[in-house]
RNA sequence: UGAGCCGUUAGCUUAGUUGGUAAAGCUGCUGACUCUUAAUCAGCUGAUCGUAGGUUCAAUUCCUACACGGCUCAA
Numbered sequence: 001u002g003a004g005c006c007g008u009u010a011g012c013u014u015a016g017u018u019g020g021u022a023a024a025g026c027u028g029c030u031g032a033c034u035c036u037u038a039a040u041c042a043g044c045u046g047a048u049c050g051u052a053g054g055u056u057c058a059a060u061u062c063c064u065a066c067a068c069g070g071c072u073c074a075a
Base pairs, nucleotide, nucleotide: 001074002073003072004071005070006069007068008067011026012025013024014023020057028044029043030042031041032040050066051065052064053063054062
């Protein structure tokens, strides 16, 4: 440098299978408890699903291109 495969979902780590409108843990915020903090318990908030198109009544999911990361192969 080229080719192939896998991946990209909330601030972080992940789930999400015949395409039907996105879930959890941690973090954060509020409250309870406590002399205070921590821990524990309860509640709440948070995602244009990498970007741009296509197919479809409907796309995180299928198709194409590109970007980024990882692995393998060739030179």